The RNA shown here (transfer RNA) has 74 nucleotides and comes from a Fimbriimonadales bacterium. The coordinates come from a structure-prediction model, not an experiment, and the mean pLDDT is 80. It matches the Rfam family "tRNA". By type it is a transfer RNA. Taxonomically the source falls in Fimbriimonadales (Bacteria, Bacillati, Armatimonadota, Fimbriimonadia). The same sequence occurs in records of 3 taxa.
RNA sequence: UGGCGGGUCGUCCAAUGGCAGGACAUCAGACUUUGGAUCUGAGAAUCUUGGUUCGAAUCCAAGCCCGCCAGCCA
Repeated sequence: UGGCGGGUCGUCCAAUGGCAGGACAUCAGACUUUGGAUCUGAGAAUCUUGGUUCGAAUCCAAGCCCGCCAGCCA
């Protein structure tokens, strides 16, 4: 430098262009003598900037970051 893949709650993983959801974790409550376990509830995220569209996490363009492969110079 080129090609390919990826970036979503704190973590892991979903969401065929139509309300961004699940598990774990965290917090609160119930239960318990206390803790743990269990149950209920709550908060919490789409890498950035544009474009297309009635509508974008999803499609397009340009960037940023991570990984893999190839190449160039020394």